[in-house]
Context: one part of a larger RNA
Formats: sequence, structure tokens, C1' cells
RNA sequence: UGACGGGGACCCGCACAAGCAGCGGAGCGUGUGGUUUAAUUCGAUGCAACGCGAAGAACCUUACCAGGAUUUGACAUGGGCAGGAUCAUCUCUGAGAGGGGACUCCCUUCGGGGCCUGUUCACAGGUGCUGCAUGGCUGUCGUCAGCUCGUGCCGUGAGGUGUUGGGUUAAGUCCCGCAACGAGCGCAACCCUCAUUGCUAGUUGCACAUGUCUAGCAAGACUGCCGCGUCUAACGUGGAGGAAGGUGGGGAUGACGUCAAGUCAGCACGGCCCUUACAUCCUGGGCGACACACACGCUACAAUGGCGAGGACAAUGAGUUGCCAACCCGCGAGGGGGAGCUAAUCUUCUUAAACCUCGUCUCAGUUCAGAUUGGAGGCUGCAACUCGCCUCCAUGAAGAUGGAGUUGCUAGUAACCGUGAGUCAGCACAUCACGGUGAAUACGUUCCCGGGUCU
Repeated sequence: UGACGGGGACCCGCACAAGCAGCGGAGCGUGUGGUUUAAUUCGAUGCAACGCGAAGAACCUUACCAGGAUUUGACAUGGGCAGGAUCAUCUCUGAGAGGGGACUCCCUUCGGGGCCUGUUCACAGGUGCUGCAUGGCUGUCGUCAGCUCGUGCCGUGAGGUGUUGGGUUAAGUCCCGCAACGAGCGCAACCCUCAUUGCUAGUUGCACAUGUCUAGCAAGACUGCCGCGUCUAACGUGGAGGAAGGUGGGGAUGACGUCAAGUCAGCACGGCCCUUACAUCCUGGGCGACACACACGCUACAAUGGCGAGGACAAUGAGUUGCCAACCCGCGAGGGGGAGCUAAUCUUCUUAAACCUCGUCUCAGUUCAGAUUGGAGGCUGCAACUCGCCUCCAUGAAGAUGGAGUUGCUAGUAACCGUGAGUCAGCACAUCACGGUGAAUACGUUCCCGGGUCU
């Protein structure tokens, strides 16, 4: 000077408390540990690993295993020598990769050039090791309010002061005081978006419209005004007006640093290692195993409900190898069909679901719940056995609200409900976004956890 204390003082945060909904029990999905395996590729491991890298493992991906093959190589550049086109086509063998065979150049100033093959030499190649050699990027403390510098002053010095103190704030925010006076990185503001209004424009909308909507510009909020409190200050508290009031809601934005944190498998890169193999190609398998344990989810255990019939209201997006209407067939998944649309025009989307009305069930392992299994089908795709998704018929398991413990959330939030997108041939209970319905509670800071300041 820091760090730490089951020392002290002050303050903050869904940290506790007050509430609401969960998890922990069941079944299933996904990830992980363990075990197994020829292989179950590798990495991530308290918070800050475990629906994580992976925005999508049937082949491919793929890095793993078994077997079969290749050796200047699947890919790049250059040199020497020899030869010819390569591609394409045909053919034998083979699981394929590969191997064998047949056929076969272009331009030319005739010197050669282009392209390819063979051979040879430099080299290629490595998801092999080291994240404790590194760059870059990222997580975390933490959107916490801190971290420093110049000059001056104090101290032999390390250092201190400033940055402490009295108030105040979300804030080292601001005010006052002070051997300090200033400044920088952070805070705030400047940026995007939502909420109000005006103007401009408009092949979307309406029967029409100054209205709705779309998108561009502008206005508006600044403690600006009033009362009270305080030191007259900063500020606090109440009020008016206002669409919005004291940072209006949300986002982007992450200081100096910490964890030798994470990543050599995204990429780059030092060193080390392999070079007929630790490189490359192919077929099949594996990453999908299963006594068990944990993590994150989905579906339920029902009457605030299930089932049947009828009725209503969205938003964000996406679409030409695509979205796919009307109509027809099928109980259905789906099939046929072909209009429109490069899209405010057409389609996805005639339907959003929860919701409302009527009927039925009457508390049961049930008209709850849907796992599992049998059968029959559909779709994608060379190909659904290992190992895809969906439909119909049948089957109808556990489960009666879950121990200790533990998670999220303070408002258009939680909870409940559906919709879209990315990835993608196909595959979503995950992720990211979108709207619909829409609460309860916060006395307070003693305690748990984390953080800040002074001592």
C1' cells in the first nucleotide's frame, strides 16, 4: 500500500423479507458424469461446464473404429526429363474407392506455346501436442462506481494528498468545505427503438375522407413553473399543466484490472512431433450403447378441467432450386391441380391459440393423463435396419401436486396462450424473435449471498 476478519459505521442489489409460478417425486426429450464398447471423436468442469461449441450426427458432416485402397499425394506454387490432350464415352473387376484395357488434342509466324498425364526434386498435408510460449476473440466480478495522471505540497523512503470530510445522487452525480489546483479513462449525454403531436409523400386501406396505416423530417421533458423543507447550495418532497415527470420504458455501449479463466477444434501463429503415415480416398459401423447419478426442459396428475358443436380478435417474419391459392381425392398425414407472387399487391395465413356461448362427463386412476407396444400408411432423400419426422386404428404404463433443499420474477413484468424465423433435402419439447390474456406483493434492512465507501 493492499487483501482478509464469525471487528465497527454507512449504503446498494429479486440478496433477504412480502408475494406469484416453478424445480426437487412420475413419464418422456436433451446435455453431462460413470460404465460399457472395435469405436462410443474432441473440447467446456463452482458461481462464470452440463438444450454449452452444435443456427439442426441416416450417407455427407466426422475429427473416432473395422476393413479395402493411394503415396508429389484430396489441395498450392516452382524446376528438370519423357509423353500425349484433358474431359467425355465404352468395357473388365470390385462394396465402393481403386486397379486393368479401348478410343482420343488445340493454336502455330513451325522456333514453340496452351492444357494434361507419367516420373523426379523442392514441397504439400496433419481437427497431432503445448491456451502454462502467443495474437485475436470471449466469459466473469459488473453497467459495479470506480481506476489513474501532470504540477504542487507532505514524508529519509515505500508512499500520501488530490479521490478524505458535511450533505446529496442511480452514479468519484452535484454542492459546500479543504495543500491542493487541474486533467484523463469510466458515469451521464451524444446513437437506435417504443409512447404523443405536426408537416410532407404515398398504386396499402376505406364506398369516400383532412381519418387508419406506412416512412422521412420536425416539435416535445429541461426540475422549465408553483408551494414546502434544507445552509441561501446541491437536492428532496408535493402540485399544476401534459401523451409522457424527475435517468419516461427498452436496447446498443462493459474503465484500470482479476481469474497463468476459456479457446492451438473457427482463424492466425512460435516451438516440438508424423512424412508409404499421426497424410489422403472409400464402404460399413460409431458419435444414438445403458445397472446407475446429476443438470436443463416438455407433458401431466384434472372440474378455474376433459370432450363435442358453434362464434371472435394479432404481431414479427419468410418466399423463384421458393411460398404455394381456388377446386378435386383421402378419416388423416398427404396426393393431384395449377392461378398469383422477385411480393404493404400473391402465398404462408378460408383457421392463431388461450377466449366466449351451448351441451355432456360428476370426482373415479375416470370421457384425467398419455408413456409403451402391435398393425396399416404418408413424406423427404441413392438410401430411413442400426438411426428421421408425421398420420390413422388398437394398446393404454407411471402419475392423486412431490423430502431435505433450491430457481425465476417488481409491470404490460411474472404466469398462461399460440405464431414466426435461423439452421435445414428431411428432422425442434432447444434457441432467437413476435404478439394475445394479464396478476399478487415489497412493512422493512435484523439475518443469508454478492458488491461499494470510510475506519